[in-house]
RNA sequence: CAUUCAUCCAGAAGGACUGAGGGAGCAGACCCUGUGACGUCCUGGCAACCGCCGCCUGCUAUGCAGAUGCGGAAAGGUGCUACGUUCUGCCUUGCCUUGCGUGAGGGAAGAUGAGUG
Numbered sequence: 001c002a003u004u005c006a007u008c009c010a011g012a013a014g015g016a017c018u019g020a021g022g023g024a025g026c027a028g029a030c031c032c033u034g035u036g037a038c039g040u041c042c043u044g045g046c047a048a049c050c051g052c053c054g055c056c057u058g059c060u061a062u063g064c065a066g067a068u069g070c071g072g073a074a075a076g077g078u079g080c081u082a083c084g085u086u087c088u089g090c091c092u093u094g095c096c097u098u099g100c101g102u103g104a105g106g107g108a109a110g111a112u113g114a115g116u117g
Stems, first nucleotide, its partner, number of pairs: 001117008013043005021032003026089004044081004049077002052072004056066004085109001090106006096099001
């Protein structure tokens, strides 16, 4: 970098440095931001994808191995720590005041984890 699978309506703070933009891309909206955003570092925390323990199954049987699932803990690998992935754009469909309306579902794109090349 590409690709496969899974998840994305929940959750989670402070301090230091920096100094103007930021919320992935494009566009439209709506927000955050000198009462210091974004970013970096430190310390916390949240989560439970990998990993750990157990249930379960098998065997050469008190150990070893193992597909899915369930439960537990959170030392290891990670990720995250404003607004549903901030919302919308493409497709299907319901509703009604037929509108730049509103609801539901799907997709696209993105993010994270694990695997593969």
Molecule: SAM riboswitch aptamer (S box leader)
Organism: Rhodothermaceae bacterium Tc-Br11_B2g6_7